[in-house]
């Protein structure tokens, strides 16, 4: 110096939820979007993929399409530097 690994520190992200706003709407409903706050948790909860699982719809029940991906899996990149 690098790799593995994951303490501390500095930051980061943010399930869910409160308030506000506006989209849609018959509506003070539901849904999802944004802002502020609280915060489950995350060493990649950064990015990409969409193979498995889960979800939605249809079904002739062989399957097909769709959405999301903070479940698993694969790829790319990355902060810090204890044991």
């Nucleotide at each position: 110096g690098a790799a593995c690994c994951g303490a501390a520190a500095a930051g980061g992200c943010a399930a869910c939820u409160g308030c506000c706003g506006g989209a849609c709407g018959a509506a003070a409903a539901a849904u999802g979007c944004g802002g502020c706050g609280g915060a489950c948790g995350c060493a990649a909860a950064g990015c990409c993929g969409a193979g498995g699982g889960a979800c939605u719809u249809c079904a002739u029940c062989g399957g097909a399409a769709g959405a999301a991906a903070g479940c698993c899996c694969g790829g790319c990149u990355g902060c810090c530097g204890a044991a």
A computed fold for an 83-nucleotide RNA from an Acidobacteriota bacterium, annotated as c-di-GMP-I riboswitch aptamer. Taxonomically the source falls in Acidobacteriota (Bacteria, Pseudomonadati). Of the family's consensus pairs, 94% are formed in the model. It was read from a public genome assembly, where an Rfam model found it. Its Rfam family is "c-di-GMP-I riboswitch aptamer". Rfam's curators write: GEMM was predicted in a large-scale screen for bacterial structured RNA regulatory elements. The coordinates come from a structure-prediction model, not an experiment, and the mean pLDDT is 80.